Context: one part of a larger RNA
RNA sequence: GGACGAACGCUGGCGGCGCGCCUAAUGCAUGCAAGUCGAGCGACGCAUAUCGGAGGAGUAAUCCACUGGUAUGACGGAGCGGCGAACGGGUGAGUAUCACGUGAGAAACCUGCCCCGAAGACUGGGAUAGCCCGGGGAAACCCGGAUUAAUACCAGAUAUUCUCUACAGAUCGCAUGGUCUGUUGAGGAAAAGCCUUUGCGCUUCGGGAUGGUCUCGCGGCCUAUCAGCUAGUUGGUGAGGUAAUGGCUCACCAAGGCAACGACGGGUAGCUGGUCUGAGAGGACGAUCAGCCACACUGGGACUGAGACACGGCCCAGACUCCUACGGGAGGCAGCAGCAGGGAAUUUUGUCCAAUGGGCGCAAGCCUGAGACAGCGACGCCGCGUGGGGGAUGAAGGCCUUCGGGUUGUAAACCCCUUUCAGGAGGGACGAAAUUGACGGUACCUCCAGAAGAAGCCCCGGCCAACUACGUGCCAGCAGCCGCGGUAAUACGUAGGGGGCAAGCGUUGUCC
Numbered sequence: 001g002g003a004c005g006a007a008c009g010c011u012g013g014c015g016g017c018g019c020g021c022c023u024a025a026u027g028c029a030u031g032c033a034a035g036u037c038g039a040g041c042g043a044c045g046c047a048u049a050u051c052g053g054a055g056g057a058g059u060a061a062u063c064c065a066c067u068g069g070u071a072u073g074a075c076g077g078a079g080c081g082g083c084g085a086a087c088g089g090g091u092g093a094g095u096a097u098c099a100c101g102u103g104a105g106a107a108a109c110c111u112g113c114c115c116c117g118a119a120g121a122c123u124g125g126g127a128u129a130g131c132c133c134g135g136g137g138a139a140a141c142c143c144g145g146a147u148u149a150a151u152a153c154c155a156g157a158u159a160u161u162c163u164c165u166a167c168a169g170a171u172c173g174c175a176u177g178g179u180c181u182g183u184u185g186a187g188g189a190a191a192a193g194c195c196u197u198u199g200c201g202c203u204u205c206g207g208g209a210u211g212g213u214c215u216c217g218c219g220g221c222c223u224a225u226c227a228g229c230u231a232g233u234u235g236g237u238g239a240g241g242u243a244a245u246g247g248c249u250c251a252c253c254a255a256g257g258c259a260a261c262g263a264c265g266g267g268u269a270g271c272u273g274g275u276c277u278g279a280g281a282g283g284a285c286g287a288u289c290a291g292c293c294a295c296a297c298u299g300g301g302a303c304u305g306a307g308a309c310a311c312g313g314c315c316c317a318g319a320c321u322c323c324u325a326c327g328g329g330a331g332g333c334a335g336c337a338g339c340a341g342g343g344a345a346u347u348u349u350g351u352c353c354a355a356u357g358g359g360c361g362c363a364a365g366c367c368u369g370a371g372a373c374a375g376c377g378a379c380g381c382c383g384c385g386u387g388g389g390g391g392a393u394g395a396a397g398g399c400c401u402u403c404g405g406g407u408u409g410u411a412a413a414c415c416c417c418u419u420u421c422a423g424g425a426g427g428g429a430c431g432a433a434a435u436u437g438a439c440g441g442u443a444c445c446u447c448c449a450g451a452a453g454a455a456g457c458c459c460c461g462g463c464c465a466a467c468u469a470c471g472u473g474c475c476a477g478c479a480g481c482c483g484c485g486g487u488a489a490u491a492c493g494u495a496g497g498g499g500g501c502a503a504g505c506g507u508u509g510u511c512c
Stems, first nucleotide, its partner, number of pairs: 001512004006508005013384006019377002021342001026340003030337003035083003040080002044076002046073008055064003090295003100219007109212002114208007122156004132145005162187003166183007193200002221267003228258003233255008270292004274285004297318005320331004348374001350373003356370001357368004387417004397408004421453001423448005431439001456501005461482003467496005477484002
């Protein structure tokens, strides 16, 4: 000198774009953050229409209330079922690790929804939630009986193909081996669905795309005041397990494996694209944004599923908090706001799904604290303003003075102008293709009034740009270093003047 997710002191006009718990991965009141589908299913309620029953009023037409059936519904809340909930959002605790980056490999693998191609969907069955009845419990909720549906569940058939077994042949390869063809045996599908106007679905197989899993080479912290470490340890055979290789696990066998090119131990730490600095080499860092990883009160576990060992799922244990009728239950903000606490320190319990994107749905649409916006904060960067021109008798006042004057100083007053921004009024968007705009009566445009509403902070001994007076008297104080102050202090305090930067200026901290 530059930089900062900064803080503190003094000061503070406007706008645009960004950024905003770095500390306690401490504890959390309240609300919201993941639903959706009636074009899978049965029932209930409600509304409307219609047909009927019987009752009342009336001479009658008709009206009133009750009740049963049928049909309809952008209708309602539950239930079964499907898809989603593994994404999106948060945090950085752990992790020195194939976690990450980069480059290879998988002839050892999986992949819902989506796309392409081939083939198919036959015959049957038994339940169950809900509803109803009964019971237990303070509650959470649970138990029993009867009954019912499906794109829920199950059995059988069929098999272009697929899986496994055995055999034969062809062909290819970097090893284990791969691919193709044929034959034998064994095994395995589906929803006669829904809507009817297009349509939406189901099953098997092959391929693609996307996403994921595994293996390996290389790369990136400190410490030797850590020198030896290791028993599933290292390898083999066989088995189990997995989507799949593998001590991943197990039985048996062998005695190996790693290490001064730093094993093992200890400390610290999410990694990267990048960011800051520097001429570069390098050094330091890893906020925001983007990719990957890990975690979700702490520890462990599996279930469901194409996908989890699952933040707003389940089970167990623990700590903590809450409810309780004391028998037993409920909970997890490192989602968005917000509260307490900690701290030098970090925001609103806001608006909207209008756009972008996501889930479900044929769609209409619903949901979406993702997101888009607004609010607060000079926290940062950038831009603008606080006026412009003229104006000497160099006014007054202040300060200094050798008392002549000098300086503040064209500065002010005064004259002539202008109106950015802020203020008032009118019009008023783009963002949306359409009847859809939170932002927002915002941006922007036009008009109006008036210099009007808008300047501070630090420094002035040298380094370092800017000097005098008074006060003080080694006191009070200053200070980054050298050092100032003990009676004329350009170094302390105040004033005048000056220098620097400017809506900021200084200080502190950290990095280069």

The part of an RNA shown here (small-subunit ribosomal RNA, 5' domain) has 512 nucleotides and comes from a bacterium. Its mean pLDDT, the model's own confidence on a scale to 100, is 84. It matches the Rfam family "Bacterial small subunit ribosomal RNA". Gene Ontology terms of the family: ribosome and structural constituent of ribosome.